[in-house]
Annotation:
RNAcentral holds the sequence, with entries from ENA and Rfam. A computed fold for a 72-nucleotide RNA from Lachnospiraceae bacterium KH1T2, annotated as transfer RNA. Rfam family: tRNA. By type it is a transfer RNA. Model confidence (mean pLDDT): 81 of 100. The source organism's lineage runs through Bacteria, Bacillota, Clostridia, Lachnospirales and Lachnospiraceae.
RNA sequence: GCAGAUAUAGUACAGUGGUCAGUAUUCGGGCUUCCCAAGCCUGCGACACGGGUUCGAAUCCCGCUAUCUGCU
Numbered sequence: 001g002c003a004g005a006u007a008u009a010g011u012a013c014a015g016u017g018g019u020c021a022g023u024a025u026u027c028g029g030g031c032u033u034c035c036c037a038a039g040c041c042u043g044c045g046a047c048a049c050g051g052g053u054u055c056g057a058a059u060c061c062c063g064c065u066a067u068c069u070g071c072u
Base pairs, nucleotide, nucleotide: 001071002070003069004068005067006066007065010025011024012023013022018055027043028042029041030040031039049063050062051061052060
């Protein structure tokens, strides 16, 4: 330099155009317990960035950034 893949809560992942963007874990609060741990309930927190298509985009297209893989 070329090609491909990936990018969504702090972390690990779901989510193939419309349904509240969800699960686990972490974190805050509560219950339970003599205390801790475990368990239960509850709350906060996210679509890398910029455009385009569409009535409607996390999702499709283009660009860009970062990471990974392969080729040279």